[in-house]
Context: one part of a larger RNA
RNA sequence: CUCUCUCUAAGGAACUCGGCAAAAUAGCCCCGUAACUUUAGGAGAAGGGGUGGUGCCUUUUCACAUCAUAAAGGGGGUCACAGUGACUAGGCUUGGGCGACUCUUUACCAAAAACACAAGUCUUCGCAAAGUCGUAAGACCAUGUAUGGGGGCUGACGCCUGCCCAGUGCCGGAAGGUCAAGGAAGUUGGUGACCUGAUGAUAGAGGAGCCAGCGACCGAAGCCUCGGUGAACAGUGGCCAUAACUAUAACGGUCCUAAGGUAGUGAAAUUCCUUGUCGGGUAAGUUCCGACCCAAACGAAAGGUAUAACGAUCUGGGCACUAUUUUGGAGAGAGGCUCG
Numbered sequence: 001c002u003c004u005c006u007c008u009a010a011g012g013a014a015c016u017c018g019g020c021a022a023a024a025u026a027g028c029c030c031c032g033u034a035a036c037u038u039u040a041g042g043a044g045a046a047g048g049g050g051u052g053g054u055g056c057c058u059u060u061u062c063a064c065a066u067c068a069u070a071a072a073g074g075g076g077g078u079c080a081c082a083g084u085g086a087c088u089a090g091g092c093u094u095g096g097g098c099g100a101c102u103c104u105u106u107a108c109c110a111a112a113a114a115c116a117c118a119a120g121u122c123u124u125c126g127c128a129a130a131g132u133c134g135u136a137a138g139a140c141c142a143u144g145u146a147u148g149g150g151g152g153c154u155g156a157c158g159c160c161u162g163c164c165c166a167g168u169g170c171c172g173g174a175a176g177g178u179c180a181a182g183g184a185a186g187u188u189g190g191u192g193a194c195c196u197g198a199u200g201a202u203a204g205a206g207g208a209g210c211c212a213g214c215g216a217c218c219g220a221a222g223c224c225u226c227g228g229u230g231a232a233c234a235g236u237g238g239c240c241a242u243a244a245c246u247a248u249a250a251c252g253g254u255c256c257u258a259a260g261g262u263a264g265u266g267a268a269a270u271u272c273c274u275u276g277u278c279g280g281g282u283a284a285g286u287u288c289c290g291a292c293c294c295a296a297a298c299g300a301a302a303g304g305u306a307u308a309a310c311g312a313u314c315u316g317g318g319c320a321c322u323a324u325u326u327u328g329g330a331g332a333g334a335g336g337c338u339c340g
Stems, first nucleotide, its partner, number of pairs: 001335008010326002014324001019321001027051005036041001038156001052078001054076001056074005079083001091319007098311002104114001119154007131140003158305003162236002167233002169229005176224003182218002186214006195206002237255004264298001265295001276292005
């Protein structure tokens, strides 16, 4: 010097990103216990008091005839600084954010506000179900049957969930337009048995069939089209002017749109400007709490808002407590180092 511990005057968070770490609290019995609340809780709330040993007495237990054992209680005196004397063994409280909760998760840097959840809602499926795996046989779903199964989103409960179907998606409709393979009357070209010419050869003309091209017409879904649908994907305006101080604009005008953000919340896990402004808390507060609303860029199941209980969650204040600190010191053990 490092590690693991013990003690420390006075102060008591002045330390620090932050009370990190440490200290403190602690068992049992009695008293007592607030706001709030989903009436279950909150609650071991908080906050107080007692606790040893030894005689005496009472009650109960087992056994019963009584002792003896154990437990509970009453009263008396008694010892210590200290009686759950060691060990064991909750610190408490008050605001706010998030998530309702218990639960789950990154085996080996993240335990959370993430996942899940009960609940809500949409959608699909009538059973040889839908969905999934497999080329198939087959299997799961399910030895289940719509109070069931699959998929999507939200996430207890309370109060609610506004407007827009123009675009995209999905569902439905069938009148019309478009439209494939295929079929096909017909038509064009090639080849061409055979016949005629025709008699020997050559050439020409006609010609069933075959091949190929085009093809009126027939021809499904789809798309176009028509309608519905937002707890489907999404979206949810601008400018000008106006009141008897000023300011502001309930009111008015105009342009555009499918419709122009409703309720609620709001400098927020969302606010750039920003340490916004005001109030509270402090001697002093970029954090915190309560308001305001000018929402750069909140907003209603990618839910909005409020919420008792819960949380090894995040964040602010207080009490208690302390070597975190003012600011160091002393000691024990282990290691290092030096000597040997």
The part of an RNA shown here (large-subunit ribosomal RNA, domain IV) has 340 nucleotides and comes from Capsicum annuum var. glabriusculum. The source organism's lineage runs through Eukaryota, Streptophyta, Mesangiospermae, eudicotyledons and Capsicum annuum. The RNAcentral record of the full RNA draws on SILVA. Model confidence (mean pLDDT): 85 of 100.